The RNA shown here (TPP riboswitch aptamer (THI element)) has 109 nucleotides and comes from Candidatus Bathyarchaeota. NCBI's taxonomy places the organism under Archaea, Thermoproteati. The RNAcentral record of the sequence draws on Ribocentre.
């Protein structure tokens, strides 16, 4: 001088389905099951979703997630559940730091 691991920190992407009771005139509100890291915890504007934080998952060695997709096969109470499509097309990092460990060079002795 250059790469590996592994924390930590900044930063940045990103999702939130299916579905029983219950209670309401509705809107909605309560409480379970399925999967799964995560199936909405606070707030706040508003009336139906947005916005900021929160937890969780992922940031090129990139199946987090989006797209094709009202897609195809299984399978279920249903569901993007499962598997195919599929390494197809997109995706989001820093010469921060702290430990560890390798190589390469160099000076001293």
């Nucleotide at each position: 001088c250059u790469g590996g691991u592994g924390g930590u920190c900044g930063a940045g992407g990103g999702g939130a389905g299916c579905u029983g009771g219950g209670c309401g005139c509705a809107a909605g509100c309560c409480u379970g099951g399925c999967u799964g890291a995560g199936a909405g915890g606070a707030c706040g504007a508003a009336a139906g979703u947005c916005g900021u934080c929160g937890a969780c998952c992922c940031u090129u060695u990139g199946a987090a997630c989006c797209u094709g997709a009202u897609c195809c096969g299984g399978g279920u109470a249903a569901u993007a559940c499962c598997g195919g499509c599929g390494a197809a097309g997109g995706g989001a990092u820093g010469u921060g730091u702290c430990a560890u460990g390798a190589g390469c060079g160099g000076u001293a002795u």